Predicted 3D model of a 475-nucleotide part of an RNA (small-subunit ribosomal RNA, 3' major domain) from Candidatus Azoamicus ciliaticola. The coordinates come from a structure-prediction model, not an experiment, and the mean pLDDT is 83. NCBI's taxonomy places the organism under Bacteria, Pseudomonadati, Pseudomonadota, Candidatus Azoamicaceae, Candidatus Azoamicus. RNAcentral holds the full RNA, with entries from ENA and SILVA.

Context: one part of a larger RNA
RNA sequence: UGACGGGGGCCCGCACAAGCGGUGGAGCAUGUGGUUUAAUUCGAUGCUACACGAAGAACCUUACCUACCCUUGAUCUCCAAAACCAAGUAGAGAUAUUUGGGUGCCUUAGGGAAUUGGAUGACAGGUGCUGCAUGGCUGUCGUCAGCUCGUGUUGUGAGAUGUUGGGUUAAGUCCCGUAACGAGCGCAACCCUUAUCCUUAGUUACUAACAAGUAAUGUUGAGCACUUUAAGGAAACUGCCGGCGAUAAUCCGGAGGAAGGUGAGGACGACGUCAAGUCAUUAUGGCCUUUAUGGGUAGGGCUACACACGUGCUACAAUGGUUGAUACAAAGGGUCGCGAAAUCGCGAGGUGGAGCAAAUCUUUUAAAGUCAAUUGUAGUCCGGAUUGGAGUCUGCAACUCGACUCCAUGAAGUUGGAAUCGCUAGUAAUCGUGGAUCAGAAUGCCACGGUGAAUACGUUCUCGGGCCUUGUACA
Numbered sequence: 001u002g003a004c005g006g007g008g009g010c011c012c013g014c015a016c017a018a019g020c021g022g023u024g025g026a027g028c029a030u031g032u033g034g035u036u037u038a039a040u041u042c043g044a045u046g047c048u049a050c051a052c053g054a055a056g057a058a059c060c061u062u063a064c065c066u067a068c069c070c071u072u073g074a075u076c077u078c079c080a081a082a083a084c085c086a087a088g089u090a091g092a093g094a095u096a097u098u099u100g101g102g103u104g105c106c107u108u109a110g111g112g113a114a115u116u117g118g119a120u121g122a123c124a125g126g127u128g129c130u131g132c133a134u135g136g137c138u139g140u141c142g143u144c145a146g147c148u149c150g151u152g153u154u155g156u157g158a159g160a161u162g163u164u165g166g167g168u169u170a171a172g173u174c175c176c177g178u179a180a181c182g183a184g185c186g187c188a189a190c191c192c193u194u195a196u197c198c199u200u201a202g203u204u205a206c207u208a209a210c211a212a213g214u215a216a217u218g219u220u221g222a223g224c225a226c227u228u229u230a231a232g233g234a235a236a237c238u239g240c241c242g243g244c245g246a247u248a249a250u251c252c253g254g255a256g257g258a259a260g261g262u263g264a265g266g267a268c269g270a271c272g273u274c275a276a277g278u279c280a281u282u283a284u285g286g287c288c289u290u291u292a293u294g295g296g297u298a299g300g301g302c303u304a305c306a307c308a309c310g311u312g313c314u315a316c317a318a319u320g321g322u323u324g325a326u327a328c329a330a331a332g333g334g335u336c337g338c339g340a341a342a343u344c345g346c347g348a349g350g351u352g353g354a355g356c357a358a359a360u361c362u363u364u365u366a367a368a369g370u371c372a373a374u375u376g377u378a379g380u381c382c383g384g385a386u387u388g389g390a391g392u393c394u395g396c397a398a399c400u401c402g403a404c405u406c407c408a409u410g411a412a413g414u415u416g417g418a419a420u421c422g423c424u425a426g427u428a429a430u431c432g433u434g435g436a437u438c439a440g441a442a443u444g445c446c447a448c449g450g451u452g453a454a455u456a457c458g459u460u461c462u463c464g465g466g467c468c469u470u471g472u473a474c475a
Stems, first nucleotide, its partner, number of pairs: 001475002003472003007469007015459002019423005026314008034305002042053002064300007073123001075122002077119005084101007105112002125289002128287003134283001136278003139274001141272001146185006152161003165176003191266004196234007206223002210221003237260001240254004316416001320375007332363003337356002342351003382413001387408007429451007
C1' cells in the first nucleotide's frame, strides 16, 4: 500500500421489511447430469452452465456410428480429348461401364480460352489437440462511482498528499475549507424513442361544412379544418415565488405548465478482476495426421430412459367452464411471396384466383371485455395427459422422428414440505397480436398493444456494494 475481520462509523441497492404473483407437489414441453448405446457429435458447469452456442437435428444441416468407395483431392506445370446431350446395364447410392449424337469460338495458323480425363511433385485438407501460447469478440463485479496522471510539497524509502475534512447529490455531482494547483478516463450532457404545441406538406391516410348516391359504408365530387403521417422548430433551465441552510451548494413547499427537479424508456459499460468463456464463427503460434484424424455415398444416431436437477406451459376451477350475440388495438411481414370475394368440407384444409413490390391489396374475425342462457361444488359441463381409429398439409421421403384436424378415450391433479424466485407504475398480474429462423416444424426468443393493481413503517437483521477509520503472526 492492499486484502481480510462472527471490529467500529456513515451511505446505497426489490438487499431485507410491507405487498402481489410464482417455483418447489401433478401432467406435458425443453435443457442438463447420469445410465444405456455401434453412435447417442462437440462445447457451456456457483452467482456469471442447464428454452445456453442452436433465429428452429425427418434427408441435408452433421461435426458422431455402421457399411461401401476415392487418394495431388485447391492452384501451378505437362499430355490427351472441344464442351456437351440422350439412352442402356450393375449397384443402397457414391460410382463403374457401354452405345449413339455433337465437332463449336478466337487466331499472327505455332497455338489460345473454357470444360473433362490422366501424369509428376511442391502441396491441399483436418469441426484433430492446446482458450494455461494468442488476436478478436463476450460474460461478470456494475451503469457500481470510482481509476489515474503532470508539476509541486512531504517521507531515508516503500509511499503519502491531491482523491482526506464540513455539507450535499443518483453521481469523485456541486459548494466551502484545505500544501496543494491543474488535467485525463469514467458521471452528466450531446444520440434515439415517447409525452404537449406550432409551421410546412396533403396521398394511398382523414371527413367538420356543402353536394351526389346507396340496403349500408369517405362510396363519389369536394376539403386540408380534425385525426394522422414525417421533416423542421418551440418547450423544462431549480428559470419564478416562499422557507431551511453558511450570504454557498442544495433541500422542502408552491405557482404556472402537456410535462418539475435525471419527465419516462433505450443505446452507451472507466482502470481493472475472475490464467472467466470461446482454437467448433473467423484469424492464428506450436504439436499431431497425410491411401487418413482428409474427401464421397447410403442407412442409422444427435429424438434412447430405472432415475436426479434447472427453465417453462397447462391446470387443479364459479372473479370459473360451455353456448349464442356484440365492441375496441398497436407493431410487424409479403413476389420462389401475402393471398381476397365466392364455393366445397364438421374441421385441419381444398378449389379459386381478384388485388398488391403495398398508409392503396393482403396477412386481419384481436383476445381478455360487455349482454344473455346454462352449470351448483362434484374428480364435475373442471382438467386435459394417454391411447385407438379416420384424415389434412409440407416435403424425393413423415417407420425410426413433423405439425395440425375430427370421432372416441378421459390419467395425474382439489393450491403444493423444507426451501426459493420476480416485481416499486402504465410496473406486477392477466389477455391476445406480430416477427426472425423456416419447405414443414415454438409452451422458446425478440417485439407490440388491451385491461390494470397492492405495498414501502423503516434500515435492527440477511445478501451485495461504496467511503472513512481500526486490528492483523496474511501478500